[in-house]
RNA sequence: ACUGGUCUUCGGGGCGAGGCGAAAUUCCUCGAUCGGCGGUGACAGCCCGCGAGUCCCCUUGGUGGACAGAAUCGGUGAGACUCCGAUGCCGACGGUAAAGUCCGGAUGGAAGAAGACGAAG
Numbered sequence: 001a002c003u004g005g006u007c008u009u010c011g012g013g014g015c016g017a018g019g020c021g022a023a024a025u026u027c028c029u030c031g032a033u034c035g036g037c038g039g040u041g042a043c044a045g046c047c048c049g050c051g052a053g054u055c056c057c058c059u060u061g062g063u064g065g066a067c068a069g070a071a072u073c074g075g076u077g078a079g080a081c082u083c084c085g086a087u088g089c090c091g092a093c094g095g096u097a098a099a100g101u102c103c104g105g106a107u108g109g110a111a112g113a114a115g116a117c118g119a120a121g
Base pairs, nucleotide, nucleotide: 002121003120005117006116007115008114009113010112015031016030017029018028019027032101033100034091035090036050037049038048039047045089046088053067054066055065056064057062058061071087072086073085074084075083093104094103095102
C1' cells in the first nucleotide's frame, strides 16, 4: 500500500392564486416548484446501472419477473444524450373529491458516503 474483518456516524427534495362544489394544496384555468446513490473521456431526474414502494414467483432467501418512468435539436470542445442555449418530458404504495409537492407506513429501511479500531493475509 492492497484485500479482508469489526464498529460508529451520516444518508430525499418540492404549491400558490382563482373557478366549480357540501367537500379538492387531488379536478379545471393561470402561474410555480423538486430531483437519492454509483458509473460514464466533462458537472446527468429523463445515457448505463443501483436503491426505496407494491404485486407475483419459488428453495423464504434470491444475483428472479412485473408495475416502471421520462429528451430532443443547436453550440463549444480532443472529449459532453452530463456543460451552454432552446423547447419538451417523468415521478411507488395506502388515505382523501382523482395528489411528484398534503397526511401516512417512516424517530423505519436502503443504494451508498465518511471515519475509527484492529493487525489476519